Source information:
A computed fold for a 72-nucleotide RNA from a Candidatus Omnitrophota bacterium, annotated as transfer RNA.

Parts: sequence; C1' cells; structure tokens
RNA sequence: GGCGUGGUAGCCAAGUGGUAAGGCAGCGGUCUGCAAAAUCGCUAUGCGCCGGUUCAACCCCGGCCCACGCCU
Repeated sequence: GGCGUGGUAGCCAAGUGGUAAGGCAGCGGUCUGCAAAAUCGCUAUGCGCCGGUUCAACCCCGGCCCACGCCU
C1' cells in the first nucleotide's frame, strides 16, 4: 500500500430500510437480626466521524478514523 472482518449504554451483545432486544453492572422495593443470595420494578444525552440516497438509514452508497487478520 491492497483486501477482509468489526466499531451499538459503564461492560458483553442482537438488530440487513419503518422510532434499538437481552444479559451483566447501577438504583429502588420485597425478603433478612444485618448482609449475601433470590425475586419484582426502574433509569441512562448508546448506533465511531462527515457527507450522500430515501418519505424514512444502526441497516444502502462514498470518504475518513480506530481495532484485528490476510496479502505484498
């Protein structure tokens, strides 16, 4: 330098055009002598950046940045 895969919340992670699941963590309740565990509920200004297509973009297209891998 070229190619490929990936970048979604504090962490992991689903979502392949129609207003983003789940788990962990956090907060609160129940329980407990107090905790832990268990259980119920709740919160978050999360789609790497810029532009384009579209009525509508995490999703499609282009460029760039970052990580990993392959080729040279």
The organism belongs to Candidatus Omnitrophota, within Bacteria.
The coordinates come from a structure-prediction model, not an experiment, and the mean pLDDT is 80.
Rfam family: tRNA. It is annotated as a transfer RNA.